[in-house]
Molecule: Guanidine-I riboswitch aptamer
Organism: Alphaproteobacteria bacterium
């Protein structure tokens, strides 16, 4: 310096805010146990986001391994293509800053910069 591993998709979680629900808190009206609207607070929650380095599951890849069919020149045998079953698919520390949705974030720039 180059090459070669899926950096997939659902659904969950960890974690995240406040668009809507719910609560509280304040004001003003009402029919005044309580209901309406306003305006505020993320408040255990529901609704929403949501992990490359978290889980599950399903697909994907490999000829690695043993099989089925094709391939026609009469056979065979090798490539190659389909397919069935079993098998493998390593590792992985990571910011500042910015970015979208209502906003935020382990989301998306990101397996980035940079370390080793």
């Nucleotide at each position: 310096g180059c090459a070669u591993a899926a950096c997939g998709c659902c659904u969950c979680u960890a974690g995240g805010g406040u668009u809507c629900c719910g609560g509280c808190u304040g004001c003003a009206g009402g029919g005044c146990a309580c209901c309406u609207g306003c305006a505020g607070c993320g408040c255990u929650g529901g609704u929403c986001c949501g992990a490359g380095a978290g889980a599950g599951g399903c697909u994907c890849u490999c000829c690695c391994u043993g099989g089925u069919g094709c391939u026609g020149a009469c056979a065979c045998c090798g490539c190659g293509c389909a397919c069935c079953a079993g098998g493998a698919g390593c590792c992985a520390c990571g910011g500042c800053g910015g970015g979208a949705c209502a906003a935020a974030a382990g989301c998306c720039c990101g397996g980035g910069a940079g370390a080793c």